About this RNA: The part of an RNA shown here (large-subunit ribosomal RNA, domain IV) has 322 nucleotides and comes from Thraustotheca clavata. It matches the Rfam family "Bacterial large subunit ribosomal RNA". RNAcentral holds the full RNA, with entries from ENA and SILVA. The prediction has a mean pLDDT of 87.
Context: one part of a larger RNA
RNA sequence: UUAUGUUGAAGGAACUCGGCAAAAUGACUCUGUAACUUCGGGAGAAAGAGUACCUUUUAAAUUUUUAAGAGGUGGCACAGAAUUGGGGGUUGCGACUGUUUAAUAAAAACACAGGACUCUGCUAAAUCGUAAGAUGACGUAUAGGGUCUGACACCUGCCCGGUGCUGGAAGAUUAAUAGGAGAUGUUUGCGCAUUGAAUGAAAGUCCCAGUAAACGGCGGCCGUAACUCUGACGGUCCUAAGGUAGCGAAAUUCCUUGUCGGGUAAGUUCCGACCUGCAUGAAUGGUGUAACGACAUCCCCGCUGUCUCCAACAUAAACUCA
Numbered sequence: 001u002u003a004u005g006u007u008g009a010a011g012g013a014a015c016u017c018g019g020c021a022a023a024a025u026g027a028c029u030c031u032g033u034a035a036c037u038u039c040g041g042g043a044g045a046a047a048g049a050g051u052a053c054c055u056u057u058u059a060a061a062u063u064u065u066u067a068a069g070a071g072g073u074g075g076c077a078c079a080g081a082a083u084u085g086g087g088g089g090u091u092g093c094g095a096c097u098g099u100u101u102a103a104u105a106a107a108a109a110c111a112c113a114g115g116a117c118u119c120u121g122c123u124a125a126a127u128c129g130u131a132a133g134a135u136g137a138c139g140u141a142u143a144g145g146g147u148c149u150g151a152c153a154c155c156u157g158c159c160c161g162g163u164g165c166u167g168g169a170a171g172a173u174u175a176a177u178a179g180g181a182g183a184u185g186u187u188u189g190c191g192c193a194u195u196g197a198a199u200g201a202a203a204g205u206c207c208c209a210g211u212a213a214a215c216g217g218c219g220g221c222c223g224u225a226a227c228u229c230u231g232a233c234g235g236u237c238c239u240a241a242g243g244u245a246g247c248g249a250a251a252u253u254c255c256u257u258g259u260c261g262g263g264u265a266a267g268u269u270c271c272g273a274c275c276u277g278c279a280u281g282a283a284u285g286g287u288g289u290a291a292c293g294a295c296a297u298c299c300c301c302g303c304u305g306u307c308u309c310c311a312a313c314a315u316a317a318a319c320u321c322a
Stems, first nucleotide, its partner, number of pairs: 001317008010308002014306001019303001027051005036041001038151001052073009074078001086301004091296002093293002098110002114149007126135003152288004157218003162215002164211005171206003178199001182195005219237005246280001247277001258274005
């Protein structure tokens, strides 16, 4: 000096991206326990008290004991060692238990119960295979496949113009093929060969409808109220339709450390509002939500060598001829 430990005056997060690490809490018995809540929880909430040994009484069990009461004894310390929860508040995300990148990621990602759409009538759809065949399933629409969403509560607005899917069949277009008017070459001719218009001819496409919990989309400019400001109102252009309810500087806000309020002596973070949403928004789900989380943010109590500011000791290594 390094590693692993032990201890530490006064202070107690001033450290730091961040209480990372360490400390603290811890067992049992009794008391007591808030908001909120899906009435189950939250909850071991929180916050407190007691605990050794001896004598004795009562009760229960009759075998080891246990509980309550009374009196006494010792120690610095009585759950005397070891094992053995730190706690509380706010917010975000995900309902939950679970799963995952074997060896940098455990999560807000995946899954999930629940919801919805869609396909499938059985030799089912779908999948594997060249096929036979197999799975589906020794199942039968309360079943099976695919896609999306993701407990629960309240809800899920408008647009079918584009793309997709489904249905329709009048017309247009459309292949091989059918057809054969004609034309060309050759031939004395019969023929042979080549070419070939009209007409007929499928699905598809065009076309006509439907469909958004299909892929997706959801405006601009100008004026206007008796101070000012704002604009319920009006005009105009465009569109398939112009973003509804909600939420909103947000895991989304560039300007931005927006503005106001709270918390601090002091707060780019945090919480509550406002709405000027660069570029929120409804199963690409919207907004809430008890419980849960080795998730993320902020605050408080306790606690501490994280720090002010380092020191001593133990063990191991290094260093040294030792």